[in-house]
The prediction has a mean pLDDT of 79. A computed fold for a 93-nucleotide RNA from a Candidatus Acetothermia bacterium, annotated as c-di-GMP-I riboswitch aptamer. The source organism's lineage runs through Bacteria, Bacteria candidate phyla and Candidatus Bipolaricaulota. It was read from a public genome assembly, where an Rfam model found it. Of the family's consensus pairs, 95% are formed in the model.
RNA sequence: GCAUCGAAAGGGCUAACCCGCUGUGAAGCGGGGGCGCAAAGUCACAGAUCUCAGCAGAUGACUCGAUUCAGCUGAGAUGGCUGGGCUGCCGAA
Repeated sequence: GCAUCGAAAGGGCUAACCCGCUGUGAAGCGGGGGCGCAAAGUCACAGAUCUCAGCAGAUGACUCGAUUCAGCUGAGAUGGCUGGGCUGCCGAA
């Protein structure tokens, strides 16, 4: 000197829940609220979970009910589920 880490300082965001609005719904937006977060900024590419619609009617469940669990497809939701991409304030030991 560079890289990594992230104490302190200045701050930032906002979980559950409540109210209002939107949506079939998962959920989202605004206000309040603060569990927490060094990317809890952003992106739905990969996986996962959730919702709606359709398919299948096989298999298991024997009080035989399909508006059940589970499977497949499509469309959506979740970035505070994980991975990954991009961007970012400060810089002690």